[in-house]
RNA sequence: GGAGUCGGCCGGGCGACGGCUCGAGCCUUCGGGCGCGAGAGGAAAGUCCGGACUUCACAGGGCACGGCGCCCGGCGCAAGCCGGGGCGGGGCGACCCGACGGAAAGUGCCACAGAAACAAACCGCCUCGGCUUCGGCCGCGGUAAGGGUGAAAUGGUGAGGUAAGAGCUCACCGGCGCCUCGGGUAACCGGGCGGCCGGGCAAACCCCGCCGGAAGCAAGGCCAAAUAGGGAGGGGUUGACGCGGCCCGCCGACCCUCCGGGUUGGCCGCACAGACAAAUCGUCGCACAAAGACAGAAUCCGGCUUACAGGCCGACUCCAUGC
Numbered sequence: 001g002g003a004g005u006c007g008g009c010c011g012g013g014c015g016a017c018g019g020c021u022c023g024a025g026c027c028u029u030c031g032g033g034c035g036c037g038a039g040a041g042g043a044a045a046g047u048c049c050g051g052a053c054u055u056c057a058c059a060g061g062g063c064a065c066g067g068c069g070c071c072c073g074g075c076g077c078a079a080g081c082c083g084g085g086g087c088g089g090g091g092c093g094a095c096c097c098g099a100c101g102g103a104a105a106g107u108g109c110c111a112c113a114g115a116a117a118c119a120a121a122c123c124g125c126c127u128c129g130g131c132u133u134c135g136g137c138c139g140c141g142g143u144a145a146g147g148g149u150g151a152a153a154u155g156g157u158g159a160g161g162u163a164a165g166a167g168c169u170c171a172c173c174g175g176c177g178c179c180u181c182g183g184g185u186a187a188c189c190g191g192g193c194g195g196c197c198g199g200g201c202a203a204a205c206c207c208c209g210c211c212g213g214a215a216g217c218a219a220g221g222c223c224a225a226a227u228a229g230g231g232a233g234g235g236g237u238u239g240a241c242g243c244g245g246c247c248c249g250c251c252g253a254c255c256c257u258c259c260g261g262g263u264u265g266g267c268c269g270c271a272c273a274g275a276c277a278a279a280u281c282g283u284c285g286c287a288c289a290a291a292g293a294c295a296g297a298a299u300c301c302g303g304c305u306u307a308c309a310g311g312c313c314g315a316c317u318c319c320a321u322g323c
Base pairs, nucleotide, nucleotide: 001319002318003317004316005315006314007313008312009311010310013286014285015284016283017282018281020039021038022037023036025034026033027032041294045305046304048303049302050301051300052299053216054215055214056213060248061247062246063245065212066211067210068209069208070085071084072083073082074081075080086100087098088097089096090095101207102206106205107204108201109200110199122147123146124143125142126141128139129138130137131136155173156172157171158170159169160168174197175196176194177193178192179191181190182189183188220268221267222266223265230259231258232257233256234255235254242250243249
């Protein structure tokens, strides 16, 4: 000097003029006026997860349903975050990524190509039998070594073996299982033994473990207003409606739809921005290379994820060069 990695932060400043919303104050001819104070984000977003809060449930049993899923420690109500470590993958490296329990419990799926995508014979190879014009052909079987297809073809390489082959046997490597072996708190790593070796997908259903009552501020509460019976059709004591979802179970006489009629206002919940889904800004000037990204609160809080012009600070890596 160039190329990068990680962590943190900003994402506009100052001034003038003019507006918008809310609050309390003063004045008022009650229409308003005056000055003062406060007024979006790191994600306010997606609404994915958890909590607060609210209503319902809170006789019993069962089934569903949802979230999470390597280990240790810490914080936290929880979701989750932080530090360290293990394993797998990527990068020369700093470092990055991982829904990281189970695919020999079952079901399902695996595009195109291919004979076949689960228990595989298309070509090829081989024994045997038959035929032969002696080149071969046909048939019964064997074979996953070779070819071909594919993202993936039934552990890999080599040797032995065989009619040809094959973990059939052996060596090494990989996986799986076992061990009163060694290290480590543990995940896990190493060692020994056993030919045990039949793909992949669980962010497909599912299985295992742990946790979880349901619905959500259009929750819900208060005040005010109104109230009405009636008609038509249907269901129901052979059990309707109801009991947060379903079933069992409990209860025990009403229930549903349509027509027609009445009312349809306000306050709280609700905030150190704040509701009407509506405010939070505009113009000019100055410095500057320039003011230009993504974006706009709706009950609140903690996370996760996604979007983001440009800029600042710190640590580190690789390459080239000079001393």